A computed fold for a 527-nucleotide part of an RNA from an uncultured bacterium, annotated as small-subunit ribosomal RNA, 5' domain. It matches the Rfam family "Bacterial small subunit ribosomal RNA". Gene Ontology terms of the family: structural constituent of ribosome and ribosome. RNAcentral holds the full RNA, with entries from Greengenes.
Context: one part of a larger RNA
RNA sequence: GGAUGAACGCUAGCGACAGGCUUAACACAUGCAAGUCGAGGGGCAGCGGGGUGUAGCAAUACGCCGCCGGCGACCGGCGCACGGGUGAGUAACGCGUAUGCAACUUGCCUAUCAGAGGGGGAUAACCCGGCGAAAGUCGGACUAAUACCGCAUGAAACAGGGAUCCCGCAUGGGAAUAUUUGCUAAAGAUUCAUCGCUGAUAGAUAGGCAUGCGUUCCAUUAGGCAGUAGGCGGGGUAACGGCCCACCUAACCGACGAUGCGUAGGGGUUCUGAGAGGAAGGUCCCCCACACUGGUACUGAGACACGGACCAGACUCCUACGGGAGGCAGCAGUGAGGAAUAUUGGUCAAUGGUCGGGAGACUGAACCAGCCAAGCCGCGUGAGGGAGGAAGGUACAGAGUAUCGUAAACCUCUUUUGUCAGGGAACAAAGGCGGGGACGUGUCCCCGGAUGAGUGUACCUGAAGAAAAAGCAUCGGCUAACUCCGUGCCAGCAGCCGCGGUAAUACGGAGGAUGCGAGCGUUAUCC
Numbered sequence: 001g002g003a004u005g006a007a008c009g010c011u012a013g014c015g016a017c018a019g020g021c022u023u024a025a026c027a028c029a030u031g032c033a034a035g036u037c038g039a040g041g042g043g044c045a046g047c048g049g050g051g052u053g054u055a056g057c058a059a060u061a062c063g064c065c066g067c068c069g070g071c072g073a074c075c076g077g078c079g080c081a082c083g084g085g086u087g088a089g090u091a092a093c094g095c096g097u098a099u100g101c102a103a104c105u106u107g108c109c110u111a112u113c114a115g116a117g118g119g120g121g122a123u124a125a126c127c128c129g130g131c132g133a134a135a136g137u138c139g140g141a142c143u144a145a146u147a148c149c150g151c152a153u154g155a156a157a158c159a160g161g162g163a164u165c166c167c168g169c170a171u172g173g174g175a176a177u178a179u180u181u182g183c184u185a186a187a188g189a190u191u192c193a194u195c196g197c198u199g200a201u202a203g204a205u206a207g208g209c210a211u212g213c214g215u216u217c218c219a220u221u222a223g224g225c226a227g228u229a230g231g232c233g234g235g236g237u238a239a240c241g242g243c244c245c246a247c248c249u250a251a252c253c254g255a256c257g258a259u260g261c262g263u264a265g266g267g268g269u270u271c272u273g274a275g276a277g278g279a280a281g282g283u284c285c286c287c288c289a290c291a292c293u294g295g296u297a298c299u300g301a302g303a304c305a306c307g308g309a310c311c312a313g314a315c316u317c318c319u320a321c322g323g324g325a326g327g328c329a330g331c332a333g334u335g336a337g338g339a340a341u342a343u344u345g346g347u348c349a350a351u352g353g354u355c356g357g358g359a360g361a362c363u364g365a366a367c368c369a370g371c372c373a374a375g376c377c378g379c380g381u382g383a384g385g386g387a388g389g390a391a392g393g394u395a396c397a398g399a400g401u402a403u404c405g406u407a408a409a410c411c412u413c414u415u416u417u418g419u420c421a422g423g424g425a426a427c428a429a430a431g432g433c434g435g436g437g438a439c440g441u442g443u444c445c446c447c448g449g450a451u452g453a454g455u456g457u458a459c460c461u462g463a464a465g466a467a468a469a470a471g472c473a474u475c476g477g478c479u480a481a482c483u484c485c486g487u488g489c490c491a492g493c494a495g496c497c498g499c500g501g502u503a504a505u506a507c508g509g510a511g512g513a514u515g516c517g518a519g520c521g522u523u524a525u526c527c
Base pairs, nucleotide, nucleotide: 001527002526003525004524006523007522008521009520010519013379014378015377017375019372020371021337026335027334028333030332031331032330035078036077037076040075041074043071044070047069048068049067050065051064052063053062054061055060085290086289087288094215095214096213097212098211099210100209101208104207105206109203110202111201112200113199114198115197117151119149120148127140128139129138130137131136158182159181160180161179164175165174166173167172188195189194216262218260223253224252228250229249230248231247233245234244235243265287266286267285268284269280270279271278272277292313293312294311295310296309315326316325317324318323343369345368346367347366351365352363353362354361355360382413383412384411385410392404393403394402395401396400417468419463420462421461422460423459427454433448434447435446436445437444438443439442471516472515473514474513475512476497477496478495482511483510484509485508486507492499493498
């Protein structure tokens, strides 16, 4: 000098853009953050409509009927493994890079081929009853499905046998078979437009696994290791493998640093530097890990699952003392810690996600707004004229000079920003709806109208008015900028050298000056 997720002191006009718990992965009140589908199902708790009965002149009140719109709870499907948070752990194939899988999986999506025949038994809800303070739970009876289970059919799939060809990188891989044996599937709904279901092949996407190289400090850590190293055979897995198991062998790693201890998420990148290098990994993107602590599996295409389950533990809460409930490292917010870090805001309008045929619903993702000079950039706080130069302050060789100083007053002008008034966006175009057309049965095109949280915001125009807007640090040398007064090794300053003991350009004040400027200094850290 540059830099910062900074803090502190003094000061502070505006805007755009970006940023905001670095500490206690400490504990959390409250609200919200993952639902959706009635075009899968039985139904009808609540709401609206309709029908009907009783009372009543009527209004209306009380019943009954799922008939219709719909729909709480329930069964079922899909989603909840994404999105969002944090960096505790991890020195590791975790990450980065380059390869391999002749050892693998992949819901939704795309293309192609083939198929969907005929049956069965339950169960939740509802109803009845019991237990319990509650959380909840048990029993009986009834019922449906795209829930569940047999049977049939079926092969290019899978498993095995026979025979042919091609290729390779050792285990082997691929292809064609009128070849042969065995095994295996399905679900319907409908407004008749469609949407689904099953099997197979291929693709796409997403993952899994393996390997080479790179990846912190300490040798005042030198030996480590029994599933340990390898083999044969099995089990398990989507798949390879001591991943696990039985048996056999006695190996394997290590000064090219094993093992141990400490520290640490990794990368793209960021800062600095002429570079080489050094340092950092906040925001944004990719990967990994974690979800009160430890462990376990279930479901599923995918989890060993933040807002799922079970067990154990610590903590907090409820309790009728028998037993229960919970998990903000989601968004806000609270306490604590700390030098220190924001609102218990608005909207799904856009982008995206899930579900749905769609309308749409949900979405603290996202988009916006609020707070903070915490950063960077831009603008302003006026412009021109104006004296041998007012007053006043300060200084002196001191009845005049010097300086503040064209500074002020005064004259002329402007109005950015701010204030007030008027107008007033883009982000919205698609999907969908209505109408029309084309190709020819589900796609495309044209026209119409609807949809804005931010927002009466940005922006534009006009009005009045220099009006409402400057500070901070320094002045001995390094280092730009000097005098007076006070103090008297005191009070104090200080980054280093050092200054202060009676004329201190170094302390404190004043005048003046210098630097930067809505900031300026200090502290901390890195180069």